[in-house]
RNA sequence: AUGGAGGGUCGGAUGGCCGCGUCAAUAUUUUUAUUGACGAGGAAAGUCCGGGCUUCACGGAAACACGGUGCCGGAUAACGUCCGGGCAGGGUAACCUGACGGAAAGUACAACAGAAAAUAUACCGCCGAUGACCUUUUAAGGCACAGGUAAGGUUGAAAUGGUGCGGUAAGAGCGCACCGCAUCUUUGGUAACAAAGAUGGCAUUGUAAACCCCACCGGAAGCAAAACCAAAUAGAAACUGCCAGACAGGAUUUCCUGUCAGAUGGGUUUCCGCAUUGCAGUUUGGGUAGGUUGCUUGAGGAAUAUGGUAACAUAUCUCCCAGAUGAAUGGCCAUCACUUUGCAAAAAGUACAAAACCCGGCUUACAGACCCUCCAAUUUU
Numbered sequence: 001a002u003g004g005a006g007g008g009u010c011g012g013a014u015g016g017c018c019g020c021g022u023c024a025a026u027a028u029u030u031u032u033a034u035u036g037a038c039g040a041g042g043a044a045a046g047u048c049c050g051g052g053c054u055u056c057a058c059g060g061a062a063a064c065a066c067g068g069u070g071c072c073g074g075a076u077a078a079c080g081u082c083c084g085g086g087c088a089g090g091g092u093a094a095c096c097u098g099a100c101g102g103a104a105a106g107u108a109c110a111a112c113a114g115a116a117a118a119u120a121u122a123c124c125g126c127c128g129a130u131g132a133c134c135u136u137u138u139a140a141g142g143c144a145c146a147g148g149u150a151a152g153g154u155u156g157a158a159a160u161g162g163u164g165c166g167g168u169a170a171g172a173g174c175g176c177a178c179c180g181c182a183u184c185u186u187u188g189g190u191a192a193c194a195a196a197g198a199u200g201g202c203a204u205u206g207u208a209a210a211c212c213c214c215a216c217c218g219g220a221a222g223c224a225a226a227a228c229c230a231a232a233u234a235g236a237a238a239c240u241g242c243c244a245g246a247c248a249g250g251a252u253u254u255c256c257u258g259u260c261a262g263a264u265g266g267g268u269u270u271c272c273g274c275a276u277u278g279c280a281g282u283u284u285g286g287g288u289a290g291g292u293u294g295c296u297u298g299a300g301g302a303a304u305a306u307g308g309u310a311a312c313a314u315a316u317c318u319c320c321c322a323g324a325u326g327a328a329u330g331g332c333c334a335u336c337a338c339u340u341u342g343c344a345a346a347a348a349g350u351a352c353a354a355a356a357c358c359c360g361g362c363u364u365a366c367a368g369a370c371c372c373u374c375c376a377a378u379u380u381u
Stems, first nucleotide, its partner, number of pairs: 002376009012336007020039008041352001045363002048361005053222004058273007066218005071085005086100001087098004101213002106211002108207003123153002125149003130144002133142003161179006180202001181200008226293004236284007245260006262277004300319002303316005337350005
């Protein structure tokens, strides 16, 4: 100097003039003036997760359904997030990715090709008792065929352990060595796992981002939640279906009250408790278009120290950093900065993009500039 990998920061600055929003103070008046402080991000985006918060007559227990997560250990308010580790795969490597529990509980699928795709398999082949059929150089070959075989070849993503040696009529874990597989033991580790040894000729191909099995977790709705004030109306009308029971008392011809039962009550069922006294559905019509709160002091930020490999935790001290509501956070000028082209002068350009209850993450977009660490190979010393 080059290529690559991981992490972080910025993503415009300064000055002047003018114009906005919130808060505070002072004066004052008609909500006006002056002064001061602050005023859109690393993703505010997506609405994908998790919560804080608000409301809910539903609450507790159990089972099922539905949904989510899925190696081990930690962090966190929590998570499908993050940190560290293990294993598998990719890469020369730094590193990256993992929808990473179970395939011998069951069901299902594996098109086409191929002989055959799971209680699977003989197409081409190899051997061949026997036959005396054919040829002939008399030792062989060819042909037929009982039977044996899966070592070689074909197909495929995948073919029933792999390589080598021996053995056999030819072969085959048939036998042996090593690897692999299964079971057991020991050692290291919190664990996932790793290593070593012993025994055994010994392995039921893959797919669970197929159904399924196993373990753990899970109320509903959401700031258009909700609370308060003011105002207004019609506590409206009609239809359909289901239910409308028993007892007692009072009143008097049909009504009221009470008890029990029944019914309803944010997945379903059962039990218990509680609340209400009808429940479910369809249609017509009316009022509310206002104001205030919620609304920004927080699982908050910075610095330092301690503990921890780290994520992070604790302590001390310090800071207040938008709160709009047809919707502020800006416009203009000048200089500078950066990038590209150019000998120069100069010209052009400067990314993605905009708060709306708040916070922790994930995912996606991004012109350009800078910093740190690591890997590879080349050159020089």